[in-house]
Order: sequence, then structure tokens, then C1' cells
RNA sequence: GCGGUUGUGGUGUAGUGGUUAUCACGUCAGUCUCACACACUGAAGGUCCCCAGUUCGAAACUGGGCAAUCGCA
Repeated sequence: GCGGUUGUGGUGUAGUGGUUAUCACGUCAGUCUCACACACUGAAGGUCCCCAGUUCGAAACUGGGCAAUCGCA
């Protein structure tokens, strides 16, 4: 330099163009306990990597950029 794959809460993830973006772990609060842990209940936490385009409507499609990773040179 060229090509492929990937980018979504703190971490890991689901998500056919159309409901309030899913779940687990973690965090916080409550119940429980002498206390802690476990368990149960609830809550907070996401401008879906950036910009532009297509569309009535984009996390998902198209173009460009950035980053990670793999392959080729």
C1' cells in the first nucleotide's frame, strides 16, 4: 500500500429499515443477616465510533474517515 472482518451502557453481547435499543455480569438502593456472602425486588447507566447520503422512517443500507484484528504484498 491492497483486501476481508469488527466497532452498540463500566465489561461482554442480541437486534429482518418501523414499540421505550435486548440480555448477562458489574454498580447503587431495599428486603434478608449480629455482620458479610448468597438469594430476591427495584433503580441508575447508551448522543449504537465520526461525518455525509438514500428513505416517510437508519444501530442495520450506501460513500468517506478513524480505530482494532486477520490475510496478501